This is a predicted structure of a 94-nucleotide RNA (Glycine riboswitch aptamer) from Pseudoflavonifractor sp. AF19-9AC. Rfam family: Glycine riboswitch aptamer. Gene Ontology term of the family: glycine biosynthetic process. The RNAcentral record of the sequence draws on Rfam.

RNA sequence: AUGUAACUCUGGAGAAGCUCGAUUCGAGUGCCGAAGGUGCAACGCGGUUUUUUUAGGCCGCCAAUCUCUCAGGCAAAAGGACAGAGGAGGACAA
Repeated sequence: AUGUAACUCUGGAGAAGCUCGAUUCGAGUGCCGAAGGUGCAACGCGGUUUUUUUAGGCCGCCAAUCUCUCAGGCAAAAGGACAGAGGAGGACAA
């Protein structure tokens, strides 16, 4: 130098402006999935076992925009997975 990421800018969905109360908090009912988090597959890999032996059985590891709705959210604001652009100095990787 390069890549990743922090960071900056832009775009960014869904669902009650619900009810009650001593009200930025609590409780209740109905809902949403795109902060975060939970759970699950094939292939492959590892272990173990078996004259099914380049295979079979069992166990484990492994994903998401799927799933759950714990958390969070349900006018606006804020937040927001993801996408695009940038990314000096510094951080990480090789």